[in-house]
RNA sequence: CUCACUCACAGCCACACCAGGGGUAACCCUGGGCCGGAAAGCCACGGGUCCACGUCAGUGGACAGCCGGGUUGCCUGG
Numbered sequence: 001c002u003c004a005c006u007c008a009c010a011g012c013c014a015c016a017c018c019a020g021g022g023g024u025a026a027c028c029c030u031g032g033g034c035c036g037g038a039a040a041g042c043c044a045c046g047g048g049u050c051c052a053c054g055u056c057a058g059u060g061g062a063c064a065g066c067c068g069g070g071u072u073g074c075c076u077g078g
Base pairs, nucleotide, nucleotide: 002078003077004076012037013036017032018031019030020029021028022027035065041071042070043069045068046067047066048063049062050061051060052059053058
């Protein structure tokens, strides 16, 4: 520099749930946290799901722990 057949002790992240707070809602933030994760880091680009508004067309929003894609990167090994 490059690759990911294999790998996760320590450390890291963290579903459900609990407490406090925010939002009309989906959902989010903080602390705890056993399901789990090797990108469960980041980006709503394509699909998908969900919420709000709308007669419809659609508009605005949420989810990156639904799939794909993009991008950066740790351990270990080649």